Predicted 3D model of RNase P RNA and transfer RNA as a complex of 431 nucleotides. Model confidence (mean pLDDT): 75 of 100. It holds a member of the Rfam family "Bacterial RNase P class A". The family's RNA type in Rfam is ribozyme.

[in-house]
RNA sequence: UAAGCUGACUAGACAGUCGCCCCAUUAAUAAAUAGGAUAGGGAGGAAAGUCCGGGCUCCAAAGGGUUGAGUGCCAGGUAACACCUGGGAGGGAAACCUACGAACAGUACCACAGAAAAUAAACCGCCGAUGAGCUAAUAGCACGCAUGGGUAAGGGUGAAAUGGUGUGGUAAGAGCACACCGCACAACUUGGUAACAAGUUAUGGCAAGGUAAACUCCACUCGGAGCAAGGCCAAAUAUGGUUCAUUAGUAUGACCCGUACUGAACCAGGGUAGGCCGCUUGAGCUAGUAAGUAAUUGCUGGUCUAGAUUAAUGACUGUCCACGACAGAACCCGGCUUAUCGGUCAGCUUAUCUU
RNA sequence: GGGUCGUUAGCUUAGUUGGUAGAGCAGUGGACUCUUAAUCCAACGGUCGGGGGUUCGAAUCCCUCACGACCCACCA
Numbered sequence: 001u002a003a004g005c006u007g008a009c010u011a012g013a014c015a016g017u018c019g020c021c022c023c024a025u026u027a028a029u030a031a032a033u034a035g036g037a038u039a040g041g042g043a044g045g046a047a048a049g050u051c052c053g054g055g056c057u058c059c060a061a062a063g064g065g066u067u068g069a070g071u072g073c074c075a076g077g078u079a080a081c082a083c084c085u086g087g088g089a090g091g092g093a094a095a096c097c098u099a100c101g102a103a104c105a106g107u108a109c110c111a112c113a114g115a116a117a118a119u120a121a122a123c124c125g126c127c128g129a130u131g132a133g134c135u136a137a138u139a140g141c142a143c144g145c146a147u148g149g150g151u152a153a154g155g156g157u158g159a160a161a162u163g164g165u166g167u168g169g170u171a172a173g174a175g176c177a178c179a180c181c182g183c184a185c186a187a188c189u190u191g192g193u194a195a196c197a198a199g200u201u202a203u204g205g206c207a208a209g210g211u212a213a214a215c216u217c218c219a220c221u222c223g224g225a226g227c228a229a230g231g232c233c234a235a236a237u238a239u240g241g242u243u244c245a246u247u248a249g250u251a252u253g254a255c256c257c258g259u260a261c262u263g264a265a266c267c268a269g270g271g272u273a274g275g276c277c278g279c280u281u282g283a284g285c286u287a288g289u290a291a292g293u294a295a296u297u298g299c300u301g302g303u304c305u306a307g308a309u310u311a312a313u314g315a316c317u318g319u320c321c322a323c324g325a326c327a328g329a330a331c332c333c334g335g336c337u338u339a340u341c342g343g344u345c346a347g348c349u350u351a352u353c354u355u
Numbered sequence: 356g357g358g359u360c361g362u363u364a365g366c367u368u369a370g371u372u373g374g375u376a377g378a379g380c381a382g383u384g385g386a387c388u389c390u391u392a393a394u395c396c397a398a399c400g401g402u403c404g405g406g407g408g409u410u411c412g413a414a415u416c417c418c419u420c421a422c423g424a425c426c427c428a429c430c431a
Stems, first nucleotide, its partner, number of pairs: 001351010012320007020042003024038003044326001048337002051335005056226004063257004068222005073087005088100001089098003101217002106215002108211003123155002125151003129147003133141003163181006182206001183204002186201006230277004239268006248262004270430003284303008321324001356427007365380004374411001383397004404420005
C1' cells in the first nucleotide's frame, strides 16, 4: 500500500417561531382533575420479527407418573436460556468458523447405475480341474469352446465397495504371512476440575459403510394461558337449548393419580363499547474500585431518563457540513435474527514493496 | 398488542416411511361441422413464496426472511 476478519462507538449540528403528549407548581372562580400561566421531561440500536428465555398476573398449591416438546463436546457465568465467556475436538493458507452425545441396544432407509448396497458380492479380467475338437501329438492351437470351481490384486458402476507402501508367498491371488506407517480396544503413567491430550505396555490383522435436522437410546430441562393477563367502579339487557349428578362434574386447555370445591360447562342469542388501577424505581443507568484469563459479580458514590389509548416527537425559517440510512415505544427485562447512508476508533490475518 | 395457520402451472388443488412434481378448468394447435358449441386428439405451461443448512439426493427435514388469512374486549 492492497485485500480481508473481529469488536466497540455514533446515527446531522446550532438558533428562532408555531403546535402535540405527560408530570409538577400556581392565579382566578362557589368549586375543579376543564381551559390559562410558569418550569421540567418526551422513541431505538434495532422500539421490528415474535424466534428463544425470564419477571409479573390468573388458574387452590404447582405435587407425582405417562405422553409430548426442547437442548445436546467439557467447565464456568446468569433470574433463566437455544444466550455469553473460556477450554477441547474438527474445518480453513490465516485472521476466524462450527446444531459437535450414541450407528458393535434395536428398527428403518440407501432411488438410478452396478456382479454385489449389508446375514455382503464373481460382470469383465486373472488362475487351475474335467470334457470335446484340430494338428506336425507326453506338445501345441489355447484358457479359444463347454461344464464346474478358485480369486476382492486390476477394470468398470456409484454419493458411498472395507486401510496404505514394500517384500515374501501362491496355480492365480488375498493381512494369507512379515516389516514400517495408520487404526481399534484395554490397562497403566503424566498433565488437566472435566472434555481431552501426550506417552508406555499388551492385544487385534483391522472389527466389514452412511443417515439420528429418520424412529430410537442416553443425559438434562419444561404445568397451562397470556396486560385483549388480571382487579375495581359505572351503564345497559332477554332469554332459550344441550350435556352431566357423588361410581359424577369442575378447577384441569394432552391423559392418569393425588388435592380442593359442590353446582357447573358449552352453544345460540342479548346488552355495553365509558372510566380508574395494572403503567413504569428497574435482574435500571452511570463513575470509581476489588475479585476473576473472561463472561460476570461484590462494594462505594452519583442519578431518575416516554407512559399514550382515534393513540403524543411535527412543521416552517436561517447558518454550516461529511448532505443525513433502516426505521416509531404500547406490561417490563435478558438474548438471538433480520433491515441499515455514512463516519470514527481498537485488535488481528495474508500478500507485495521499502528500511 | 398477543396467538394460530397457510403459500405447488393463469385459476382450483393432489403429492408420507426424502428418490424423474401429477390432475381438473382456462389458454394454444389439429380433427369432426356449411359455421359455432359440445366431443375427441396432441403438445405447451412449475426457479414447489425467497435465501441458507442437513443429506449422495429436499416440494417433503431444520433455520431464517417475505407475503396472506383467521381468532382473542367486558357484562348478565